[in-house]
This is a predicted structure of an 84-nucleotide RNA (c-di-GMP-I riboswitch aptamer) from Povalibacter uvarum. It was read from a public genome assembly, where an Rfam model found it. Its mean pLDDT, the model's own confidence on a scale to 100, is 84. Lineage of the source: Bacteria > Pseudomonadati > Pseudomonadota > Steroidobacterales > Povalibacter.

RNA sequence: UCAUCGCAAAGGCAAACUCACCGAAAGGUGAGGACGCAAAGCCACCGGUCUACGGGGACUUCCUAGGACAGCGGGGUUGCCAGC
Numbered sequence: 001u002c003a004u005c006g007c008a009a010a011g012g013c014a015a016a017c018u019c020a021c022c023g024a025a026a027g028g029u030g031a032g033g034a035c036g037c038a039a040a041g042c043c044a045c046c047g048g049u050c051u052a053c054g055g056g057g058a059c060u061u062c063c064u065a066g067g068a069c070a071g072c073g074g075g076g077u078u079g080c081c082a083g084c
Base pairs, nucleotide, nucleotide: 012037013036017032018031019030020029021028022027035071041077042076043075045074046073047072048069049068050067054064055063056062057061
């Protein structure tokens, strides 16, 4: 100089969808499956969003959380590696 290979490492989680179950629903759990995620680990404290069994109303509809969402943000807390 040319060609080839590589350019963090170890791993982790798991969207949509499918099946089974729970639930009034939102949604959740398990198995399969990967869209993606440096907290896509955990927590419902704050904002927001979703559902409405039940309750209420101007009642073929509207409102309402005791329900849900942490993969909607904020916040709290815990963890892996590298660098300083």